[in-house]
Context: one part of a larger RNA
RNA sequence: UGACGGGGGCCCGCACAAGCGGUGGAGCAUGUGGUUUAAUUCGACGCAACGCGAAGAACCUUACCUGGGUUUGACAUCCCGAGAAGUCCCUUGAAAAAGGGAUGUGCCCUUCGGGGAACUCGGUGACAAGUGCUGCAUGGCUGUCGUCAGCUCGUGUCGUGAGAUGUUGGGUUAAGUCCCGCAACGAGCGCAACCCCUAUCUUUAGUUACCAGCAUUCAGUUGGGGACUCUAGAGAUACUGCCCCGGUCAACGGGGAGGAAGGUGGGGAUGACGUCAAGUCCUCAUGGCCUUUAUGUCCAGGGCUACACACGUGCUACAAUGGAUUGUACAAAGGGUUGCGAAGCCGCGAGGGUGAGCUAAUCCCAGAAACCAGUCCAUAGUUCGGAUUGGAGUCUGCAACUCGACUCCAUGAAGCUGGAAUCGCUAGUAAUCGUGGAUCAGCAUGCCACGGUGAAUACGUUCCCGGGCCUUGUACA
Numbered sequence: 001u002g003a004c005g006g007g008g009g010c011c012c013g014c015a016c017a018a019g020c021g022g023u024g025g026a027g028c029a030u031g032u033g034g035u036u037u038a039a040u041u042c043g044a045c046g047c048a049a050c051g052c053g054a055a056g057a058a059c060c061u062u063a064c065c066u067g068g069g070u071u072u073g074a075c076a077u078c079c080c081g082a083g084a085a086g087u088c089c090c091u092u093g094a095a096a097a098a099g100g101g102a103u104g105u106g107c108c109c110u111u112c113g114g115g116g117a118a119c120u121c122g123g124u125g126a127c128a129a130g131u132g133c134u135g136c137a138u139g140g141c142u143g144u145c146g147u148c149a150g151c152u153c154g155u156g157u158c159g160u161g162a163g164a165u166g167u168u169g170g171g172u173u174a175a176g177u178c179c180c181g182c183a184a185c186g187a188g189c190g191c192a193a194c195c196c197c198u199a200u201c202u203u204u205a206g207u208u209a210c211c212a213g214c215a216u217u218c219a220g221u222u223g224g225g226g227a228c229u230c231u232a233g234a235g236a237u238a239c240u241g242c243c244c245c246g247g248u249c250a251a252c253g254g255g256g257a258g259g260a261a262g263g264u265g266g267g268g269a270u271g272a273c274g275u276c277a278a279g280u281c282c283u284c285a286u287g288g289c290c291u292u293u294a295u296g297u298c299c300a301g302g303g304c305u306a307c308a309c310a311c312g313u314g315c316u317a318c319a320a321u322g323g324a325u326u327g328u329a330c331a332a333a334g335g336g337u338u339g340c341g342a343a344g345c346c347g348c349g350a351g352g353g354u355g356a357g358c359u360a361a362u363c364c365c366a367g368a369a370a371c372c373a374g375u376c377c378a379u380a381g382u383u384c385g386g387a388u389u390g391g392a393g394u395c396u397g398c399a400a401c402u403c404g405a406c407u408c409c410a411u412g413a414a415g416c417u418g419g420a421a422u423c424g425c426u427a428g429u430a431a432u433c434g435u436g437g438a439u440c441a442g443c444a445u446g447c448c449a450c451g452g453u454g455a456a457u458a459c460g461u462u463c464c465c466g467g468g469c470c471u472u473g474u475a476c477a
Stems, first nucleotide, its partner, number of pairs: 001477002003474003007471007015461002019425005026316008034307002042053002064302007073127001077126002079123005086103007107116003129291002132289003138285002140280003143276001145274001150189006156165003169180003195268004200236007210225002214223002239262001242256005318418001322377006334365003339358002345352002384415001389410007431453007
């Protein structure tokens, strides 16, 4: 100087408390461990691994296993020889591939001999190739403490020196934020602000959006309008600016007015010096090592989907604040030409057939759902719950056996609110209800986003956890 203390002081955080809803019990989905297996590819392991890499394993992916092939190679550059390239057919084979046959000549230069470019085949070796090892050789990227308020430097001063001071102190703040004081005076990286979205208003512009008044229609449908909504450009607005009180006449705090909004208005992006030899050599790049008729490469099939069990994360429930059924209302944000696919027709349905419109504020996906109004069900393993299983189908796709999703009929398991323990959340939040998107031929209870309905509680900081500052002790570095 740090680190640590079941030392002290001050302060903060859904840290506790006060509340609301879960997990832990059930069934299923998914990841992991374990076990099994020819293989069940690999990585990730307290917080910070375990719906994680994987925004989507039937083949492919694929790295694993079994078998069948191949050795200048699936890919790149160079050299030599031949042929343009290409197209089609036959045999063997699971395919990869092997063998055989037919057809066919282009472009540029030319002394018509040939040469060149591109592509294919054969050959020689230089080389290729490696998701092989080392993340404890590395770059890059990322997680974490933590959006915590810290981390440092120059000069000066003090100390023999390590170092100290500044950065401590008195207040204050979300903040090393600001004020005052002070052997310090300044400065940098962080904080804040500048950026984006959202909340209010003005203005410009009105198509595909809108419709007050005037006509018109089944319908903003058409004429028309530029008011309103909305869209998307430009601006304005909030600064403790004003008033009162407290305070050191300060910083600042408390209250009030006006205002759409008030003291950082709400949210996002933004992550200091560093810590964990944290994670990643399987994104990529890369040193070293290793393989080179194989640890490379091609193909078929299988596996990653196994199942006495254990754990994590979720979904659906156990019901009446509910279930069923009929009627009926109101979103936002997205996606669409190898695409979205309307209306009418067929099918109980998943869907089928036909195909209007749309390169989209125009057309389509698209019905929002909870809500609301009727009716039935009366506490029951039920008109709750839907697992499992049988049968029949639909769709995608060369192909749904291993191993897809969905539909219909039948079946109708566990489950009556969950031990010890444990998690999230402070407001348009929790809870609850649907909607869209990426990936994607197909496949979502996961992920990312969107809106609808919309709470309860916070006395307080004694205690648990994590963190910041000062101080003290130390057989620690």